The RNA shown here (SAM riboswitch aptamer (S box leader)) has 102 nucleotides.
The prediction has a mean pLDDT of 87.
RNA sequence: CCCUUAUCAAGAGUGGCGGAGGGAACGGCCCGAUGAUGCCCGGCAACCGACGGUAAAACGUGCGGUGCUAAUUCCGGCGGUGGAAACACCGACAGAUAAGGC
Numbered sequence: 001c002c003c004u005u006a007u008c009a010a011g012a013g014u015g016g017c018g019g020a021g022g023g024a025a026c027g028g029c030c031c032g033a034u035g036a037u038g039c040c041c042g043g044c045a046a047c048c049g050a051c052g053g054u055a056a057a058a059c060g061u062g063c064g065g066u067g068c069u070a071a072u073u074c075c076g077g078c079g080g081u082g083g084a085a086a087c088a089c090c091g092a093c094a095g096a097u098a099a100g101g102c
Base pairs, nucleotide, nucleotide: 002101003100004099005098006097007096008095013041015040016039017038021031022030023029026076027075028074042069043068044067047065048064049063050061051060052059073094078091079090080089081088082087
């Protein structure tokens, strides 16, 4: 890099550093010197492990490994259903994360 499975409508700071772009790509639409993105700390969650719990589960703790911490995965593109349309809903694709595999 790729493959498999699961999840993606909830949740998370008036902190410190630092200074220009950032939200995967494209199109939108947004965020950003009233300081974003990022890093640290804090926090959230509970996928895997651990420990507790159970007949087995469920469940609990949040100790270890990750992850996350603007907007539904911010929205859309492909297909379908409803609709005059606007639009709504469903499913793919793509992406993200975890745990395996090669």
It matches the Rfam family "SAM riboswitch aptamer (S box leader)". Rfam links the family to the GO term regulation of gene expression. The sequence was found by an Rfam model in a public genome assembly.